A computed fold for a 497-nucleotide part of an RNA from an uncultured bacterium, annotated as small-subunit ribosomal RNA, 5' domain.
[in-house]
Context: one part of a larger RNA
RNA sequence: GGACGAACGCUAUGCGGCGUGCCUAAUGUAUGCAAGUCGAACGGGCGGGGCAACCCGCCAGUGGCGAACGGUUGAGUAACACGUAGACAACCUGCCUCCAAGUGGGGGAUAACUGCGGGAAACUGCAGCUAAUACCGCAUGUGGCCCGGAGCGGCAUCGCUCCUCGGCUAAAGGGGCAACUCGCUUGGAGAUGGGUCUGCGGCCUAUCAGCUUGUUGGUGGGGUAACGGCCUACCAAGGCGACGACGGGUAGCUGGUCUGAGAGGAUGAUCAGCCAGACGGGGACUGAGACACGGCCCCGACUCCUUCGGGAGGCAGCAAUGAGGGAUAUUGCGCAAUGGGGGAAACCCUGACGCAGCGACGCCGCGUGGGUGAGGAAGUCCUUCGGGAUGUAAAGCCCUUUUGACCGGGACGAACAAAAUGACGGUACCGGUCGAAUAAGCCCCGGCUAACUACGUGCCAGCAGCCGCGGUAAUACGUAGGGGGCAAGCGUUGUCC
Numbered sequence: 001g002g003a004c005g006a007a008c009g010c011u012a013u014g015c016g017g018c019g020u021g022c023c024u025a026a027u028g029u030a031u032g033c034a035a036g037u038c039g040a041a042c043g044g045g046c047g048g049g050g051c052a053a054c055c056c057g058c059c060a061g062u063g064g065c066g067a068a069c070g071g072u073u074g075a076g077u078a079a080c081a082c083g084u085a086g087a088c089a090a091c092c093u094g095c096c097u098c099c100a101a102g103u104g105g106g107g108g109a110u111a112a113c114u115g116c117g118g119g120a121a122a123c124u125g126c127a128g129c130u131a132a133u134a135c136c137g138c139a140u141g142u143g144g145c146c147c148g149g150a151g152c153g154g155c156a157u158c159g160c161u162c163c164u165c166g167g168c169u170a171a172a173g174g175g176g177c178a179a180c181u182c183g184c185u186u187g188g189a190g191a192u193g194g195g196u197c198u199g200c201g202g203c204c205u206a207u208c209a210g211c212u213u214g215u216u217g218g219u220g221g222g223g224u225a226a227c228g229g230c231c232u233a234c235c236a237a238g239g240c241g242a243c244g245a246c247g248g249g250u251a252g253c254u255g256g257u258c259u260g261a262g263a264g265g266a267u268g269a270u271c272a273g274c275c276a277g278a279c280g281g282g283g284a285c286u287g288a289g290a291c292a293c294g295g296c297c298c299c300g301a302c303u304c305c306u307u308c309g310g311g312a313g314g315c316a317g318c319a320a321u322g323a324g325g326g327a328u329a330u331u332g333c334g335c336a337a338u339g340g341g342g343g344a345a346a347c348c349c350u351g352a353c354g355c356a357g358c359g360a361c362g363c364c365g366c367g368u369g370g371g372u373g374a375g376g377a378a379g380u381c382c383u384u385c386g387g388g389a390u391g392u393a394a395a396g397c398c399c400u401u402u403u404g405a406c407c408g409g410g411a412c413g414a415a416c417a418a419a420a421u422g423a424c425g426g427u428a429c430c431g432g433u434c435g436a437a438u439a440a441g442c443c444c445c446g447g448c449u450a451a452c453u454a455c456g457u458g459c460c461a462g463c464a465g466c467c468g469c470g471g472u473a474a475u476a477c478g479u480a481g482g483g484g485g486c487a488a489g490c491g492u493u494g495u496c497c
Stems, first nucleotide, its partner, number of pairs: 001497004006493005014366006020359002022324001027322003031319003036065003041062002044059006072277003082201007091194002096190008104138001106136002113128006143169004148163006173182003203249003210240003215237008252274004256267004279300005302313004330356001332355003338352001339350004369399004379390004404434006413424001441486005446467003452481005462469002
C1' cells in the first nucleotide's frame, strides 16, 4: 500500500443502485409456517339437487406417486473424502425417449363402516360386513433367466451370436357415446443419476520408530446391484515402514478469493460442484433410490403432559426467542415470475424462489449549489501595534432545481390461439409547480509524512506506530486560530499478503 462476512469511537441520521449480514454455543428453544397431491385406482360417510336411476361438493380410510429432491450446517473426516486422469469381461437406475410382444381366466382377505369394550390421554382390543390399479394362485411365454451344445471374438476370470430338448418366470384397470386416451406386464436400446476400483496431487509433528492377527495371501461357503477378509471355517506366514509406516495435533475438499511484476504466500464467507451430519450413540424396515433433517425401533441425556398406570418431543428449514459474544436482521408480502411434487386437466402444495423491511456492513453513483461580489465588512486569531490572516469566504445582486415537497400521468417484467392473471407497486420512470431551499464531518500538522503559530501546563497532566516528546518560551501534552488529507464518511483495533 492492498484486502475484509469485520468490530469499536466520532459523525451524518442526505439519496439511490447492486450485493451482503451468528465467523462465538453442531448451545437450549415458546409460537406460526417449511410436503403434499390424485374422486379419471377403490368402497363408504356427510351435505345439496332429483320421484327415481343418478349428479354435484366436501371428508377420513384403502391404494398410487412424491416425501432419498429442494432447504440448512461443517461437528466429524488426513480418507479414494476431494481434485484430476482413467477402468468396470465386477454393477444398479423410478419417472423420460425409442423398439418388440402381451394385457386371458379365477380366488381369499382387509381398513373404512356397524356393534360391544379398555384407556386421563396417546392410542387400542374383539366380533360382523365390503371394494380396488391392494393381495394370491392358474393359463399363455414374443421374450428373459438356468442347465447342455456349436460358432466368432477377447483382456485371466470371460464377452457376443446361434441351436434343440428340458426347467423357472408377467399383467390392472380407469376415463370417454365413440374415435381414442391415460395406465399395466415382459424384454431390448438410450438418456440421466448413482455404485465400485486405480494412477497422480494437496497440512504440521521423529520430543511418535517400529506397526499389524481378519492382520497378508489361498481354498470352500455366505453375503451384495456388484468386485473384494466384506463376513465365516480351514490352511500358509505373511503385509506395511526413514520415499516416514504406526501414533499425536489440526482441518470438510475444490472451482475460486486476497495479495504479489511473477514465482509464491495466505485463505475456502456469499455463488457453484463434491463429501459428511441432522439432540448423543446404535439398528434395520419400506423403496428404483435411505440406513432416511421435519419416517420407524432400542439405549442415553434433556424438556413437556399426566387421573401417576403411562405418554409426547427434537429449528445445523424460514422467521422469532433465551444464552454466549466485540459482533450479525422481519415472529413481513406473494406464489405474479423461475423451478419442484401430485394431477388427464382445472388446480392444489411449495419460508425453494420472487420481493419488501432492518444495518454506511461493502462496492459504485449523485448531492449538500452556480456566477458575480472589497486592496477586503463584522467577529475571531496573530502582531514588531505599522499591520497580517481567516478571505470571494460571508453579506448583497443575478441564476439553476440534481435532490426534496406537492399535483398529474404511469410501466417492462405476462408466457399459452385469444381473453384473464403482478407480491413488488401507484414502485421505477415521465410532465408540472415551489423554493438555495432539506443535507459535513472525521483524522492529522517533530522526523518518517502533506500541513505552524499563540496561550495553558511544567518529567505533572498527558502523547506515542518506530525514533522519542513533557523537569518554565513544548511546531510532539491540552485549547484556540490557521493549515494538510480524505469525505457520507473518517480514524482505531484485529487478521492476511
Source information
Its mean pLDDT, the model's own confidence on a scale to 100, is 85.